[in-house]
RNA sequence: CAGAGUAGAAGCAUAAGCGUGAAGUGUCGUGAGGACGGGGAGUUGCCCACGAACGAAAAGAGAAUUCUUGCGGUUUAUGUUUCGCAUCCCGCUG
Repeated sequence: CAGAGUAGAAGCAUAAGCGUGAAGUGUCGUGAGGACGGGGAGUUGCCCACGAACGAAAAGAGAAUUCUUGCGGUUUAUGUUUCGCAUCCCGCUG
């Protein structure tokens, strides 16, 4: 000087759920909370908890709390593609 490697993130597909009597998602605030390549540190980023404001798509069938088709910047799992330690130091390979 060059390079490798993780957690994870995003898109798509499939499946199973949740909500549609509004939770979730998104936004803002608070936090002696948590995680972040093999080791150490670690944010204004991520996750989590709590709070606040905002806020939506239902339709049909049925005796029914059920079913079907939708809808939700919805959740999870699996597959696949792309990206990839915020950053700093050390280490590893050439």
This is a predicted structure of a 94-nucleotide RNA (THF (Tetrahydrofolate) riboswitch aptamer) from a bovine gut metagenome. It matches the Rfam family "THF (Tetrahydrofolate) riboswitch aptamer". Its family is annotated with tetrahydrofolate metabolic process in the Gene Ontology. Rfam describes the family as follows. Tetrahydrofolate (THF) riboswitch was first reported for Ames et al. as an RNA motif in 5' untranslated (5'-UTR)regions of folate transport and biosynthesis genes in Firmicutes genomes.